Model confidence (mean pLDDT): 81 of 100. Large-subunit ribosomal RNA, domain II from Choanoflagellata sp., 874 nucleotides, folded computationally. It matches the Rfam family "Eukaryotic large subunit ribosomal RNA". Clan: LSU clan. Lineage of the source: Eukaryota > Opisthokonta > Choanoflagellata.

Context: one part of a larger RNA
RNA sequence: GAUGUGCCUGUUUCUGUGAGCACUAGCCCUUAGGAUGCUGGCGAAAUGUCUUUACACGACCCGUCUUGAAACACGGACCAAGGAGUCUAGCAUAUACGCGAGCCUUUGGGUGGCAAACCCGCGGGCGCAAUGAAAGUGAAAAGUGUUCGGAUCCCCCUACACUAUAGGAGGGCGCACGAACGACCGACUCUUUUGAUUUAUCAGGGAGUUUGAGUAAGAGUGUAUCUGCUGGGACCCGAAAGAUGGUGAACUAUGCCUGACCAGGGUGAAGUCUGGUGAAAGCCAGAUGGAGGCUCGAAUGGGUUCUGACGUGCAAAUCGAUCCGCAGAGUUGGGUAUAGGGGCGAAAGACUAAUCGAACCAUCUAGUAGCUGGUUCCCACCGAAAUUUCCCUCAGGAUAGCUGAGACUCGAUACAGUUUUAUCUGGUAAAGCGAAUGAUUAGAGGCCUUGGGAGUGAAACAUUCUCAACCUAUUCUCAAACUUUAAAUGGGUAAGAAGCCACGCUUGCUUCAGUGAAGUGUGGCGUUCGAAUGUGAGUCUUUAGUGGGCCAUUUUUGGUAAGCAGAACUGGCGAAGCGGGAUGAACCGGACGCAACGUUAAGGUGCCAAAAUCGACACUCAUCAGAUCCCAUGAAAGGUGUUGGACAGUUAUGACAGCAGGACGGUGGCCAUGGAAGUCGGAAUCCGCUAAGGAGUGUGUUACAACUCACCUGCCGAACUGUCUAGCCCUGAAAAUGGAUGGCGCUUAAGUGUCGUACCGAUGCGUUGCCGCUGGCACGAAAAGUUAGGUGCCAGUGAGUAGGUGGGCGUGGAGGUUGUGUGGAAGACUAGGGCGUAAGCCUGGUUGGAACGGCCUCUAGUGCAGAUCUUGGU
Numbered sequence: 001g002a003u004g005u006g007c008c009u010g011u012u013u014c015u016g017u018g019a020g021c022a023c024u025a026g027c028c029c030u031u032a033g034g035a036u037g038c039u040g041g042c043g044a045a046a047u048g049u050c051u052u053u054a055c056a057c058g059a060c061c062c063g064u065c066u067u068g069a070a071a072c073a074c075g076g077a078c079c080a081a082g083g084a085g086u087c088u089a090g091c092a093u094a095u096a097c098g099c100g101a102g103c104c105u106u107u108g109g110g111u112g113g114c115a116a117a118c119c120c121g122c123g124g125g126c127g128c129a130a131u132g133a134a135a136g137u138g139a140a141a142a143g144u145g146u147u148c149g150g151a152u153c154c155c156c157c158u159a160c161a162c163u164a165u166a167g168g169a170g171g172g173c174g175c176a177c178g179a180a181c182g183a184c185c186g187a188c189u190c191u192u193u194u195g196a197u198u199u200a201u202c203a204g205g206g207a208g209u210u211u212g213a214g215u216a217a218g219a220g221u222g223u224a225u226c227u228g229c230u231g232g233g234a235c236c237c238g239a240a241a242g243a244u245g246g247u248g249a250a251c252u253a254u255g256c257c258u259g260a261c262c263a264g265g266g267u268g269a270a271g272u273c274u275g276g277u278g279a280a281a282g283c284c285a286g287a288u289g290g291a292g293g294c295u296c297g298a299a300u301g302g303g304u305u306c307u308g309a310c311g312u313g314c315a316a317a318u319c320g321a322u323c324c325g326c327a328g329a330g331u332u333g334g335g336u337a338u339a340g341g342g343g344c345g346a347a348a349g350a351c352u353a354a355u356c357g358a359a360c361c362a363u364c365u366a367g368u369a370g371c372u373g374g375u376u377c378c379c380a381c382c383g384a385a386a387u388u389u390c391c392c393u394c395a396g397g398a399u400a401g402c403u404g405a406g407a408c409u410c411g412a413u414a415c416a417g418u419u420u421u422a423u424c425u426g427g428u429a430a431a432g433c434g435a436a437u438g439a440u441u442a443g444a445g446g447c448c449u450u451g452g453g454a455g456u457g458a459a460a461c462a463u464u465c466u467c468a469a470c471c472u473a474u475u476c477u478c479a480a481a482c483u484u485u486a487a488a489u490g491g492g493u494a495a496g497a498a499g500c501c502a503c504g505c506u507u508g509c510u511u512c513a514g515u516g517a518a519g520u521g522u523g524g525c526g527u528u529c530g531a532a533u534g535u536g537a538g539u540c541u542u543u544a545g546u547g548g549g550c551c552a553u554u555u556u557u558g559g560u561a562a563g564c565a566g567a568a569c570u571g572g573c574g575a576a577g578c579g580g581g582a583u584g585a586a587c588c589g590g591a592c593g594c595a596a597c598g599u600u601a602a603g604g605u606g607c608c609a610a611a612a613u614c615g616a617c618a619c620u621c622a623u624c625a626g627a628u629c630c631c632a633u634g635a636a637a638g639g640u641g642u643u644g645g646a647c648a649g650u651u652a653u654g655a656c657a658g659c660a661g662g663a664c665g666g667u668g669g670c671c672a673u674g675g676a677a678g679u680c681g682g683a684a685u686c687c688g689c690u691a692a693g694g695a696g697u698g699u700g701u702u703a704c705a706a707c708u709c710a711c712c713u714g715c716c717g718a719a720c721u722g723u724c725u726a727g728c729c730c731u732g733a734a735a736a737u738g739g740a741u742g743g744c745g746c747u748u749a750a751g752u753g754u755c756g757u758a759c760c761g762a763u764g765c766g767u768u769g770c771c772g773c774u775g776g777c778a779c780g781a782a783a784a785g786u787u788a789g790g791u792g793c794c795a796g797u798g799a800g801u802a803g804g805u806g807g808g809c810g811u812g813g814a815g816g817u818u819g820u821g822u823g824g825a826a827g828a829c830u831a832g833g834g835c836g837u838a839a840g841c842c843u844g845g846u847u848g849g850a851a852c853g854g855c856c857u858c859u860a861g862u863g864c865a866g867a868u869c870u871u872g873g874u
C1' cells in the first nucleotide's frame, strides 16, 4: 500500500414497528341543557297571580338649547278633548309597466246607457344632429376602424366507470365597460403645383401638440310610485315694523260763541274834606274813600306730605288728616272749531275716549323672522360632523369632506393608516463656536500702525513707561429669523407578464460608424411570478345630517398666570352604557343581544362592604400624624426628634466631657493719644525659659489691678469631635354655618417604603343554550329546467346622538272577499287567563243595548307629555 472481515460514527435508500400531531368517520361512557311529549308535586285559605306595608341593595327630574344640566339655566299643578313635513307645479335620480326611432295626445270629431271608456286625430311637447357670436356649414374609410384588458359562449385536453360535473398553463368569436390610437362633422389657425372664372369670388385638396354639452349600427318617450331640490302660507305657533281705507274731541288739549257761579274778615292805593304851616311851590296831621293777577279763609277748584289707610280695594288711582289757590292767566254748563305723521300744547313728548316718542277699526295678511319654543307608535341594520374654500360671511348659507341607500363589473395577482429590503428626500432635536455670521468673559504675548497720558529732552516718526484700539495663540458663555456636522420619527418610489431575452425593421434624433436612443414586428422564457403579513377588489348614481366643539399625554405660540387664548400628532368625550377612582362627560380597566356556569382586568381584602386583623424586612409618635395616577395645594428656610450615609479630624504615647493646678520673662514692645500697662485705634507680631503660656479670646479699670480663655499638666479610662447629605417626623401653616384619608376608626397599623402567596372583583375572556342580522353551502313547488318571501346545515357578528334605510303595530274612510250580532254588536270597567323582543293582540267576568270585525288592495284632516300650547273641568 492492497484485499477481506468485525466494530464505531455520519449520510442516503428500502422494509418493519412505535410515538406525537392534524383531519375524517364510527362506537362507548359521563355531564349539562331544551320540549306543547311522559311522569310526580302544589293547585283558589296556593309553591300561581295582584296589591299594600316594612327592611336590604341599586337609584339625583323629565323635556330642551348646549363642548358640558340633577343644576342656583328655561318649560312643566293634575285630567280630558284638540294640536304641527301637507297639497300642487316644475326639475333630478331610481324602480315598475306600455310602446319603441319613436313616444304622448289638447281643441275638435265619431261611437257610447254615463262626465267614464273606446276610435280618429290638424297641431303641439320631448327625442331622432351637431357646431358657430353669426352668415352658415353639417357626421360612410368599398363601409360595424385598430391595439390591450374583458364575462358569457364554442372547440380541445385532464380527472373519476359513462353521462353529468370539476379543473386547465391550450385555441377561437369576443358583449357591456375601461385605457390608448386613428377617422368623420362644426368652430379656429396655417397652407395649396387643383378646378370654374375677368380681378374678386365660388367649389375643392392638405396640415394642426387648437376647440365642441358632437358622429363612430340610435334610446327615447308616456304613466305611476319613493326620495331629494325649488316656487308657492309650505312643519306648527310667535314679532318690533310697513301700506290702504275709514271711525273718533261724550275723556282730554286749545280757540271762539252763549250762559252760570265765587260766605265772612284783614290791609287800606288814587281821589276828596278839614285843620295847621309857609311869600309861594308845596309840606304835615286827622278824617273820608275803597284800589289790588294784595292778604286770612268757607264753598268750588287743586293734589304737598304722612312715602298714612286701602292694595284678590269702595275704587283698573279711592279714603283720612295735612297742604296749595280762592275776584282772577278764576271755576263751570251748553254750542262750535281743530283728526293721526295730523291736531292741540303757559312745553311734561303732555293730551287726543282706562290706548300715545305717532290713537282706534278693518283690510293687504296665514306679512317676514339666518331667531326662541314645540313637532305625536314599535323593532331591526348602518352611522356622522363640529374641518376645507367662498360669501356685506362670524347665531346663517353654498362648496369639498365625513354618512346612508340603490346598483353594476369582476373574483384576480388587485389592495393595505403594517413590517422588511433597496434607493432618494429633509435641516428639526442634538451638537458646534480654539469652523463661517452674529453676540460674549478673562487674562497672556506682541509691537508694525493709530489715539490719549507721563518721564528724559529745546525739539524730533528720538527714547523710556503707561492706558486703550490692533495683531497672535488661548480661555468663558450663547442664537426662532447662525451653522461645518447631524439623528430618531417621517415623506416619495420600487420589490415584474403592462416583465425579461434574442433577432429584424423605421427615424429628418444621435454616432467616426447600422453606433446608440425611442418606437415597432416576430419568436422564446411561465406558475412557488420574484419579500413578510393580512384581506374579496373595483366602478357608478343619488343623498341626509354637520360646518358653535371640548378633554388628555407629548410638541408648541402669546401671557405674570389661569378650569386663559391659539396651533400640531394621536387617542378619547361629544354620540359610550359597565367595573374601579367615596362623589364625577374626558382618568384607569374595558366597551354592551337574552341567560347560566367558570375565570380574570383595573382596583382591592379591620368594619361599613365581596375578599388574608395573611406572611417577611425596615421606618414613623405628630397638644394640626399619615394614608394611592388625573385630584382637589402647600414653598423657601429651619430642627442636638429619630434613622442611615459621606468626608475629615482626635484617641491606650490616654482623647472628649467633668473636677483640679499652671497660664511666665524681655515688656508698660512701636506709633498715636489728655490717658492706652495683652484687650479705644493703626502698623507690625519677634526672642528667651519651658510640660505649656497669644506682643493676647472675653469680663473689667480713667489708666492699672483682678478674673477668664487659648495652651500645658494631674485624676479618670473608651470612644470622641466637626462639616455635609437624605428618609420619616416637627416648625414654617391665619377665616368666616359644623366637617370630613368617603365614614368609623387605626399606632410591633388598618400609616410610610420594599417584597411574597392566596382570595375578591366587570355587560371583558372561555364554554353552552336561545333571539336577531349578515354571509356561505345544499335541497327545492303539478313535464323539464331555473328559482321563491320555502326547508335544512355551517360560520361570523350584535353600543350609539344627528341622520339614513328596511320591516311591522294601531286609527278614520273606500273597493273586493269572508264573517259576528237582541240566543246581545260597539264602547266602558276588571286582583282572571294567554301570545308577541315591542308597538300591540286574543280571551274570561261584569256592565251596556245596536251595530261591528278578519283578510287582500286603495286612500288620509292617521298615533302627543311637554309648544309661558288651545278649550273645558278639578
Stems, first nucleotide, its partner, number of pairs: 061076004077874006085375001087232006094225006102126004108120004130137002145181005153172003156168004183215002185212003188208005194203003235374002238371001242364006253338009262328001264296003267292001271288007301324002305321002308319002340356001342352002377808006387400001389398003401546002404542007414535003418532002420495006430485001431483002437479003442474001444472003449469008499525009509516001549573004554568005578589003593770007603760003606744003612757001614756006626746001637731003641728010658715005664688003670682002694709001698707002771798009809863001811860010827847004832843004